[in-house]
Context: one part of a larger RNA
RNA sequence: UGACGGGGACCCGCACAAGCGGUGGAGCAUGUGGUUUAAUUCGAAGCAACGCGAAGAACCUUACCAGGUCUUGACAUCCCGAUGACCGCUUCUUAAUCGAAGCUUUUCUUCGGAACAUCGGAGACAGGUGGUGCAUGGUUGUCGUCAGCUCGUGUCGUGAGAUGUUGGGUUAAGUCCCGCAACGAGCGCAACCCCUAUUUUCAGUAGCCAGCAUUUUGGAUGGGCACUCUGGAGAGACUGCCCGGGAUAACCGGGAGGAAGGUGGGGAUGACGUCAAAUCAUCCUGCCCCUUAUGAUCUGGGCUACACACGUGCUACAAUGGCUGUUACAGAGAGAAGCGAAUCCGCGAGGAAGAGCAAACCUCAAAAAGGCAGUCUCAGUUCGGAUUGUAGUCUGCAACUCGACUACAUGAAGCUGGAAUCGCUAGUAAUCGCGAAUCAGAAUGUCGCGGUGAAUACGUUCCCGGGUCUUGCACU
Numbered sequence: 001u002g003a004c005g006g007g008g009a010c011c012c013g014c015a016c017a018a019g020c021g022g023u024g025g026a027g028c029a030u031g032u033g034g035u036u037u038a039a040u041u042c043g044a045a046g047c048a049a050c051g052c053g054a055a056g057a058a059c060c061u062u063a064c065c066a067g068g069u070c071u072u073g074a075c076a077u078c079c080c081g082a083u084g085a086c087c088g089c090u091u092c093u094u095a096a097u098c099g100a101a102g103c104u105u106u107u108c109u110u111c112g113g114a115a116c117a118u119c120g121g122a123g124a125c126a127g128g129u130g131g132u133g134c135a136u137g138g139u140u141g142u143c144g145u146c147a148g149c150u151c152g153u154g155u156c157g158u159g160a161g162a163u164g165u166u167g168g169g170u171u172a173a174g175u176c177c178c179g180c181a182a183c184g185a186g187c188g189c190a191a192c193c194c195c196u197a198u199u200u201u202c203a204g205u206a207g208c209c210a211g212c213a214u215u216u217u218g219g220a221u222g223g224g225c226a227c228u229c230u231g232g233a234g235a236g237a238c239u240g241c242c243c244g245g246g247a248u249a250a251c252c253g254g255g256a257g258g259a260a261g262g263u264g265g266g267g268a269u270g271a272c273g274u275c276a277a278a279u280c281a282u283c284c285u286g287c288c289c290c291u292u293a294u295g296a297u298c299u300g301g302g303c304u305a306c307a308c309a310c311g312u313g314c315u316a317c318a319a320u321g322g323c324u325g326u327u328a329c330a331g332a333g334a335g336a337a338g339c340g341a342a343u344c345c346g347c348g349a350g351g352a353a354g355a356g357c358a359a360a361c362c363u364c365a366a367a368a369a370g371g372c373a374g375u376c377u378c379a380g381u382u383c384g385g386a387u388u389g390u391a392g393u394c395u396g397c398a399a400c401u402c403g404a405c406u407a408c409a410u411g412a413a414g415c416u417g418g419a420a421u422c423g424c425u426a427g428u429a430a431u432c433g434c435g436a437a438u439c440a441g442a443a444u445g446u447c448g449c450g451g452u453g454a455a456u457a458c459g460u461u462c463c464c465g466g467g468u469c470u471u472g473c474a475c476u
Stems, first nucleotide, its partner, number of pairs: 002475001004472002007470007015460002019424005026315008034306002042053002064301007073125001077124002079121006088103005106115003127290002130288003137283001138279003141275001143273001148187006154163003167178003193267004198235007207225001212222003238261001241255005317417001321376007333364003338357002343352003383414001388409007430452007
């Protein structure tokens, strides 16, 4: 100087408290441990591993296992020789790859050859998701969007170092003001960037009977950009104005005006560093190791096992509800090997059909909770839907291991959950649907979108984490 203290002072954070809803009990989904296995590929391990890498394991993926097969190789460059092809098609064989046979089949040319491709040969080499993240780069997590971390010159100290950065106020903030042996500066904070809330203007292939006409009553047509909306350019918020407090400062409290008020709301943005944190399996890479195998390829299996334990979720246990009928109101997206309408068939998943649309135009597309009417009457039930049987649909060479969905039948546990523990301060929690990426198919996951829409915060004694100053000291 730091670190640490069950030392002190001050301050902050859904940290506690005040509330609302959960988890922990049940069934299922998913990840992990363990066990099992020929293999159950590998990694991730308190917070910061465990719906994590994986935005999607039937084959492929795939790295694992069993068996079959290849050895200059599935992939790249170079040399020599042969052929004129290669590709494609057919047949045989195989579990499949491999293998065998047949057909078809180049260009330029100075006719020497050259280019290109295939096959064969020789090695140099290829190849490795093999090891080491404690050899590395790059990337990422975390403390933490916490307010800190430093430097130059000067000054003080023998020196390590100190000062500045401490102090009095203030702030979300080392934010700003005042003071001061310091004066300045840098990386951070803030602002500049994006979305959103109001409005003006410009432009109208979506919107409007707003005003007119036609009308099949559908903005459908003529017509028009006023409004909604879309997307360009602006305006607007700055403690600017007023009152009070404060030191006449910074700033704080209240008010006016305003769509919005004191960083308006949200996002992107992550300082010096810490954890030999994570990753050699995204990628790059040193060293080590394998080289007829630790490389390559094919079929089948496995990653989906199951006495058990844990994490994260979904669905419930019902009447603020279930079921039936009827009736409204979104936003954001996606679409050509795609989205797929009307109409018809099927109880349904779906099928037939193929209009329209590279899409403010067409389609996915029905929003759901909600409203109205009826029924059920507190029960393991008209709650709940696991499990199982049968029959099907779709994708795909192929749903046995091991897909999703549908119909009928079956109808388990579960009557609000011990100790403990989690999230959330406003358009938030809770609740309700919708979409997208990945993707042939396969979400209760993830990432977005809107609808309905609360309660509570006295306060900082205590728990956890953090910041500043100070003090002690077995450590440095």